This is a predicted structure of a 74-nucleotide RNA (transfer RNA) from a Candidatus Parcubacteria bacterium.
RNA sequence: GGGCGGCUAGCUCAGCUGGCUAGAGCGCUUCGUUUACACCGAAGAGGUCUGAGGUUCGAGUCCUCAGCCGCCCA
Numbered sequence: 001g002g003g004c005g006g007c008u009a010g011c012u013c014a015g016c017u018g019g020c021u022a023g024a025g026c027g028c029u030u031c032g033u034u035u036a037c038a039c040c041g042a043a044g045a046g047g048u049c050u051g052a053g054g055u056u057c058g059a060g061u062c063c064u065c066a067g068c069c070g071c072c073c074a
Stems, first nucleotide, its partner, number of pairs: 001073007010026004019057001028044005050066005
């Protein structure tokens, strides 16, 4: 330099053919239980979906550019 993949909650990741409210597990907080902790049960908080622009009635999803991470080729 060229090609490919990825970026969504604190972490690991889903998210279909673009559609009404963005989710799971773990973690965290509160309550119950316990002498206490853990386990377990119940409830809850937490997201400008990497950034900018475009397409569209509508974008996490499609297109362009940029950034970061990984792999391959030279």
Background: Taxonomically the source falls in Candidatus Parcubacteria (Bacteria, Bacteria candidate phyla).